Model confidence (mean pLDDT): 81 of 100. This is a predicted structure of a 71-nucleotide RNA (transfer RNA) from a Gemmataceae bacterium.
[in-house]
């Protein structure tokens, strides 16, 4: 140095223009003699910046940082 993928809660992960799904983990609370287990209930404006929209995690643009594939 050219290309291509990917970047969503503390880990995985789903969404692909119209208020961010689940699973674990954690915190609260039911139960329990206690704990475990069960059950209920919180819990994220999407790596940054900018741009198109009435409206953007989602589309483009440029950055940053993973992987991978050619000299």
């Nucleotide at each position: 140095g050219g290309c291509c993928u990917c970047g969503u809660c503390g880990c995985c992960a789903a969404g692909u223009g119209g208020u961010a799904a689940g699973g674990c983990a954690a915190c609260g609370g039911u139960u329990u003699g206690c704990a475990a287990a069960a059950c209920c209930g919180u819990c994220a404006c999407c790596c940054c910046c900018g741009g198109u929209u009435c409206a953007a995690a989602u589309c483009c643009g440029g950055g940053c940082g993973a992987g991978g594939c050619c000299u």